This is a predicted structure of a 73-nucleotide RNA (transfer RNA) from Trichonephila inaurata madagascariensis. Taxonomically the source falls in Trichonephila inaurata (Eukaryota, Eumetazoa, Chelicerata, Araneomorphae). Its Rfam family is "tRNA". Gene Ontology term of the family: triplet codon-amino acid adaptor activity. Model confidence (mean pLDDT): 81 of 100.
């Protein structure tokens, strides 16, 4: 240089045939308990890597870039 894969909540990951963005853990509050743990209920937490384009509508499709990893010379 060329090619391939990844980037989504504090952490680990789903969601890729376009239509209100989710799960587990963590955190916070509550229930239960003499107290704690466990269990149960609820809540908080995201400009879906960045910026453009297509579209009535984009995490999703297209282009460029940033970043992590790999293959090849």
């Nucleotide at each position: 240089g060329u090619c391939c894969c990844g980037g989504u909540a504090g952490c680990g990951c789903a969601u890729u045939a376009g239509a209100u963005a989710g799960c587990g853990c963590u955190u916070u509050g509550g229930a239960c308990u003499u107290c704690u743990a466990a269990u149960c209920c609820a809540a908080a937490g995201g400009u879906c890597g960045u910026a453009g384009g297509u579209u009535c509508g984009a995490a999703u499709c297209c282009c460029a870039c940033c970043u992590g990893g790999g293959a090849u010379g």